[in-house]
Context: one part of a larger RNA
RNA sequence: UUCGCGGCUAAGGAACUAGGCAAAAUAGACCUGUAACUUCGGGAAAAGGGUCACCAUCUGAAAGAUGAUGGUCGCAGAAAAAUGGCUCAGGCGACUGUUUAACAAAAACAUAGGGCUUUGCGAAAUCGAAAGAUGAGGUAUAAGGCCUGACACCUGCCCGGUGCUGGAAGGUUAAGAGGAGAAGUCAUCGCAAGAGAAGCUUUGAAUUGAAGCCCCAGUAAACGGCGGCCGUAACUAGACCGGUCCUUUGGUAGCGAUAUUCCUUGUCGGGUACGUUCCGACCUGCACGAAUGGUGUAACGAUCUGAGCACUGUCUCAGCCGCGAGCUCG
Repeated sequence: UUCGCGGCUAAGGAACUAGGCAAAAUAGACCUGUAACUUCGGGAAAAGGGUCACCAUCUGAAAGAUGAUGGUCGCAGAAAAAUGGCUCAGGCGACUGUUUAACAAAAACAUAGGGCUUUGCGAAAUCGAAAGAUGAGGUAUAAGGCCUGACACCUGCCCGGUGCUGGAAGGUUAAGAGGAGAAGUCAUCGCAAGAGAAGCUUUGAAUUGAAGCCCCAGUAAACGGCGGCCGUAACUAGACCGGUCCUUUGGUAGCGAUAUUCCUUGUCGGGUACGUUCCGACCUGCACGAAUGGUGUAACGAUCUGAGCACUGUCUCAGCCGCGAGCUCG
C1' cells in the first nucleotide's frame, strides 16, 4: 500500500445513488397525552412530553414495598447487554396463510363470502380389464365441476356465431331386414348358332331402418360481443337535434394519460430555487368498463410508488485506530 471485519471523526447533513442500499438514529418501565379516518372492534406503543441512581425524614405492623418532601455525587442513574425510527399521500391485494427445496415471496395461489351447473343414492364424478374402491359408512343445509373473491353500492344491452339444454313435424343417414332383377353352372331342346326348368353359387334395385346433423325454441355470474358517415345555433368552436348506411346488439352506471394513453415529459393546478417520477383535476378512452367483475374502502403487507421529520462517512472528501488476510522484504 490492497482487501475483509470492527470503532471514531471538524463543518455540512442525502449534496450519494436507479433507489437513504448500507450505516446511524429510535428502543426498557412508569406517568401523561394522542389526529384524520373507521366495518365503532380499531387506528394506537399513533404522534408528542416527562421521570428513573443514592441518602435522610414522614407514610406504614414491617420490608430493598408504595407515595410525598428535602439533600448528595458523577460526563453519564433504563449508567452494561438485550430492547420499535416516525409521519403524510397513492397503486395493488380485503385480512392470517401458501409458493418457484438451491437467482423470483409478489400485485401470483389460496381464502371466507357470491354465483352458475351436475347429481334422488347401486347418486353424479374419479381409478380400474373386471371384481372392486374413493365419493361416504355421507344423502340436495349433501357431494362433484367451473367462475368470481372480505365488506359497501352495484352488476346494463345483445341468443346472429360457438357451446349447452329442450323439441320432434319434415329432410339426410349405418349395420340389419328385404329381395325385383342380373350372372355362372347344368338336365333338356336345337343341324348349328343358341335358348335354358329345378338346384347350387355369385351379385343385387325398390322398400324399411336409431341416435346424430340440418331444423325450431331457450340460455350470457355459458364461450363471447357491445358501429360508421354527413349536416345543423346571429363571432369562432362545440352540443341537443336531423339525415343516412350497416348490425344479433351498438358500451349503461361508474372510472379514466390509469399496473391499461401510442402521440406524451398531453394540458392545468400542487409540492421543489429547479420535478420525464408523485398527488389533484380535465377527457382528445391509439386500445377502461361491470363476477374474463365495475367503483369505493377501515384494518393488514419483509409488497410497489412519491414526499417529509429525525439521523447519520451514502456523499462534499477524506483521515485516524484495532483485528485478520494478502503483497514486499528479512
The part of an RNA shown here (large-subunit ribosomal RNA, domain IV) has 330 nucleotides and comes from Prevotella sp. RNAcentral holds the full RNA, with entries from ENA. NCBI's taxonomy places the organism under Bacteria, Pseudomonadati, Bacteroidia, Bacteroidales, Prevotella.